[in-house]
The part of an RNA shown here (small-subunit ribosomal RNA, 5' domain) has 525 nucleotides and comes from an uncultured bacterium. Rfam family: Bacterial small subunit ribosomal RNA. The coordinates come from a structure-prediction model, not an experiment, and the mean pLDDT is 80.

Context: one part of a larger RNA
């Protein structure tokens, strides 16, 4: 000098940050991931009704997308985990963008629902019915595969590409406008292909740690051939063959540890650290496994095993806060079971919207940093009082009182609904296209939208009123006297003080330092 600090004394305000470093211990309760009725059938409620139905709202289910993001933690990991620089003739990529082409003909079911049965519950069985952008069959194209005939290129395997044949793989509709209808148009969606973007997987060089009182380690081990597997190269896995591979330039083992941008210190070199913020990784009660999917071997999904907890009618079931709060425990020690989706961002949706403990805010804590205040000017009979005294006086000390002011801050009242707001909605206008309308793009205007918030800020009233401590004073080191004590009581970072005049202990007065803090302890430089 620094700290995610703690402790002692003391404590006025604001802004901005930060806040379980220990038990990756166990968790009561609430919330943290839903959304879409413009995919689908059904049911309920309300309104209107020409009793045919229409409209609006709501939902359990089928279906789609999301749930792999966001949020938490640092247990494990000494590793291509991370950082940095590269590689691929060895890869994938939902939503998004661009381009091209296409969306044809059919089918059978199953939830929901009905009836019914079992169970304490969790939940399950049977029967009958039904829809779709759910599922399945066929057609067609491009792609890809195999075979054949070529062309160009390269870096060995090969890469790119042309033609022919064979077999294989695709789809889905919905809403709006117009129209008598057929149909047309617009938007959203669907399928295939090519390219991009984004995200990810893989490989490699180099780098960052302690112990040699760890010296040898290794059997899928090292390499090859072939096969399997994967999005993909590869002992990744397997069969066979060979006997290799690593190591004093530290293998192997043990211990410790998430890595980095950075942070602290230092003139620098270096040393220490990896809280908050950002990137990457790993984990989600412990261990294992796969399913679905573009993406997981999945924190609030599934299955199995285990420990623990809970419910039970004893037959059987349920659970996982290292999400946000909160509880117990541990500890020197670390906050509210708060508000809002107003903004930013994300999911879904054509949209309106909805969800969002992400986020934005508020609350608590001087935990830190920064700013402000606790008054200003004048005021000597140098008051009273305290302390010291050589008894003359000195000092606290312009300090107080007193006089004149100020109103930062504070308290009350009023204003302010400021900024954060732009988008979206509605109306109108214009443009391209179109037969027209809807729609698309751009512009103008209107109404309305704030958790914070009794906000900030401004005005006004009040009245010095409500706001100073803490540590030290032997030397280092700025700051001294008196009394008490008498190697006692005690102090102490080091040197050292204390045994009868202690500037070193205790108290008082005074002084010095810092100041809403001061001192101590711990740790790093």
């Nucleotide at each position: 000098g620094a700290u995610g600090a703690a402790c002692g004394c003391a404590g006025g305000c604001g802004a901005c940050a930060u806040g379980c470093c220990u038990a990756a211990u166990a968790c009561a309760u609430g919330c943290a991931a839903g959304u879409c009725g413009a995919a689908c059938g059904a049911g309920g409620c309300a309104u209107c009704u020409u009793c045919g139905g229409a409209u609006g709202c709501c939902u359990a289910g089928u279906g789609g997308c999301g749930a792999a993001c966001g949020g938490g933690u640092g247990a494990g990991u000494a590793a291509c985990a991370c950082g940095u620089a590269g590689g691929g003739a060895a890869c994938c990529u939902g939503c998004c963008c661009a381009u091209g082409c296409g969306g044809c003909c059919g089918g059978g079911a199953c939830a929901a629902c009905u009836u019914u049965c079992g169970g304490a519950a969790a939940c399950g069985g049977a029967u009958g019915c039904u829809g779709g952008u759910a599922c399945c069959g066929g057609a067609u194209a491009a792609g890809g595969a195999a075979a054949g005939c070529g062309a160009a290129g390269g870096c060995a395997u090969c890469u790119u590409u042309g033609c022919u044949u064979u077999g294989u793989u695709a789809a889905a509709g919905g809403a709006g406008c117009u129209g008598c209808a057929a149909g047309g148009c617009u938007c959203c969606g669907c399928g295939c292909a090519u390219g991009g973007a984004u995200g990810g997987a893989c490989c490699u060089g180099c780098g960052g740690u302690g112990c040699a009182u760890u010296a040898g380690c290794u059997g899928g081990u090292u390499g090859g051939u072939g096969a399997g597997g994967u999005a993909a190269a590869g002992g990744c896995u397997c069969a066979c063959c060979a006997a290799g591979g690593c190591g004093a330039c530290g293998a192997u083992g043990c211990a410790u540890a998430g890595c980095c941008g950075g942070c602290c210190u230092g003139a620098g070199a270096g040393g220490g650290c990896g809280a908050a913020c950002g990137g990457c990784c790993a984990c989600a009660c412990u261990g294992g496994g796969a399913c679905u999917g573009a993406g997981a071997c999945a924190c609030g999904g599934c299955c199995c095993a285990g420990a623990c907890u809970c419910c039970u009618a004893c037959g059987g079931g349920a659970g996982g806060c290292a999400g946000c709060a909160g509880u117990a425990g541990g500890g020197a020690a670390u906050u509210u079971u708060c508000g809002u989706c107003a903004a930013u961002g994300g999911g879904c949706g054509c949209a309106a919207g909805u969800c969002u403990g992400a986020a934005c805010g508020a609350g608590c804590a001087a935990u830190g940093c920064c700013g402000c205040g606790u008054g200003a000017a004048c005021g000597a009979g140098g008051a009273a009082g305290g302390u010291c005294u050589u008894c003359g006086g000195a000092u606290c000390g312009u300090a107080a009182a007193g006089u004149u002011c100020u109103g930062u801050u504070g308290a009350g009242a009023g204003g302010g609904a400021a900024a954060a707001a732009g988008g979206g909605u509605c109306a109108c206008c214009a443009g391209a296209g179109g037969a027209a309308a809807u729609g698309c793009u751009g512009g103008u205007g209107a109404a309305g939208u704030g958790a914070u918030a009794u906000u900030a800020c401004c005005u006004u009233u009040c009245g010095a009123g409500g706001a100073a401590g803490u540590c030290a004073c032997g030397g280092c080191u700025a700051a001294c006297u008196a009394c008490g004590u008498g190697c006692c009581a005690g102090c102490a970072g080091c040197c050292g003080c204390g045994g009868u005049a202690a500037u070193a202990c205790g108290u008082a007065g005074g002084u010095g330092g810092c100041g809403a803090g001061c001192g101590u302890u711990a740790u790093c430089c």